[in-house]
RNA sequence: GGCCAGGUGUUGGAACUGGCAGACAAUCGGGACUCAAAAUCCCGUGCUCGCAAGGGCGUGGGGGUUCAAAUCCCCCCCUGGCCA
Repeated sequence: GGCCAGGUGUUGGAACUGGCAGACAAUCGGGACUCAAAAUCCCGUGCUCGCAAGGGCGUGGGGGUUCAAAUCCCCCCCUGGCCA
């Protein structure tokens, strides 16, 4: 230098054909159970504004297409692999 795969909450990791982003799990918080604890079970757990109701933002960075983009197109950055 060329080709391929990947980059999503605090972490792992989903999202099929473009249509509610974060399923599921971990972590953490609260509760149930127990004499107490462990285990187990239940609820919640991206960031931000707000007393609340509710709103805004958010998929490596920038731009484009579209009513609508994590998803399609272009450029760039980073990680891994293969070739030279």